[in-house]
Notes
This is a predicted structure of a 378-nucleotide RNA (Bacterial RNase P class A) from Allosphingosinicella sp. Lineage of the source: Bacteria > Alphaproteobacteria > Sphingomonadales > Sphingomicrobiaceae > Allosphingosinicella. RNAcentral holds the sequence, with entries from ENA. A source record names the gene rnpB. Its Rfam family is "Bacterial RNase P class A". Rfam links the family to the GO terms ribonuclease P activity, dimeric ribonuclease P complex and tRNA processing.

RNA sequence: CCAGAGGGUCGGGCGGCCGCGGCCCGCGCAAGCGGGGCGAGGAAAGUCCGGGCUCCACGGAACGACGGUGCCGGGUAAUUCCCGGCGGGCCAGAGAGCGAUCUUUGGUCCAGGGACAGUGCAACAGAAAGCAAACCGCCGGUCUUCGGGCCGGCAAGGUCGAAAGGGUGCGGUAAGAGCGCACCGCGCCUCCGGCAACGGCGGGCGGCACGGUAAACCCCACCGGGAGCAAGACCGAAUAGGGGCGGCACAUGGGCCUGUUCCGGCUCGUCGCCCGGGUUGGUUGCUUGAGGGGCGGAGCGAUCCGUCUCCUAGAUGAAUGGCCGCACAGGCGGAGGAAUCCGCUGGACAGAACCCGGCUUACAGACCCUCUGGCAUU
Repeated sequence: CCAGAGGGUCGGGCGGCCGCGGCCCGCGCAAGCGGGGCGAGGAAAGUCCGGGCUCCACGGAACGACGGUGCCGGGUAAUUCCCGGCGGGCCAGAGAGCGAUCUUUGGUCCAGGGACAGUGCAACAGAAAGCAAACCGCCGGUCUUCGGGCCGGCAAGGUCGAAAGGGUGCGGUAAGAGCGCACCGCGCCUCCGGCAACGGCGGGCGGCACGGUAAACCCCACCGGGAGCAAGACCGAAUAGGGGCGGCACAUGGGCCUGUUCCGGCUCGUCGCCCGGGUUGGUUGCUUGAGGGGCGGAGCGAUCCGUCUCCUAGAUGAAUGGCCGCACAGGCGGAGGAAUCCGCUGGACAGAACCCGGCUUACAGACCCUCUGGCAUU
C1' cells in the first nucleotide's frame, strides 16, 4: 500500500430568508403583536420477548387444564436477553499409532432435560427398518442330464439406505461369528478434582450396541391472573332522555293491550325549581428516567459501587418543513505526461405518540481500533 474479517462512532456541515408545534417574557380588555429559547432515531420500524405504570378480577394452600421455558454458573427490575464456562455435531489442517482410534489448532452450528413410563412414525431404495432377517454369496452333505437342484450351517464379504445389532488385529473354524484373547471404543460402580455442567493415559466389573426420532404425542422440573395511555382520573355545554318537589289543568277525552264492537286493564298534559348519568369538548396521566456523560474502584466479563456533572420533543388528525448561497465527501464527463483544473450531478434507511431494557429487520457513505493474508522497502 492492497484485500478480507470482527467491533465501535457518526450518519451531512455553515450562513441567510420564509414557515410549523409547545414553552417563557413584554404589551394589550380581548383578538392578537413583538422578542427569546427548545423541537425525532440508531433504528423512532416489526410489535417478537421482558418489565415499570394504570384499571379490572382475586381469602389461603394443593391438584388439574392451558400456554411457555429447558447443559451449568453468574448478571439484571425482568427475560426466550447478556456474560463466562461445559459438552456435542460438521468442515479444514497438523501430530501419534500397523490399525481401530486418540490428541490438538482454527472455523461454524446446537430447540443442549428425558428414548429401560407408555404410544406413534420412518418416504424411496433394499432380502431385511426394530425383530431380527438372508437377495447375491461362503461352507458341508447329497443328487446330477455337469447348467444346476435339494437339505443343513454362517453372517465375515457384496448390494440398498440418513440409519443394517461395536471396531482393529491375532487366534480359531468346514466356512464363520465376542467364539477366545490383546488393544480401541462403550456401559455400570467407585475414587479424585470442580459450586456445578462436567473432567481424569485413576481403579474395578461387564463380551458389551443398549438403535433413531420429543420445534411427534407424551413424561419430569420450573414459570405464568386479564386488559392495555383508545389504561385510568377530573371538569362538564346546547339539545334530547331519566328522577324528585311544587303550582295549574282534567278524564263523558287521547294512546296501548286484536282488524271492529262491548267489557276490562295500564297510562297521560303543561310551567317552574332541583338532582343524577351520558355524548361533543376540555384538563390531567405526559415525560427527570431501572436517564446520559466524565473520573475512580471491584470483576476475565456481562455488570455493579462511589463521586462530579448535564437536562435533552411532548404534538393529539397529530408540529419538527421549504427555498437560496458557500464550501466538503461521493458519482459522471472533459483537458493534461502528472500534480491538478473545469463542467454537470449530488448525501442512505426512515420518522416520535405512556415510558424503559432486549431481540430482529432496513440503511448511501465517512472515520477509528484490533486481527488475518499478500506485495514492496529498510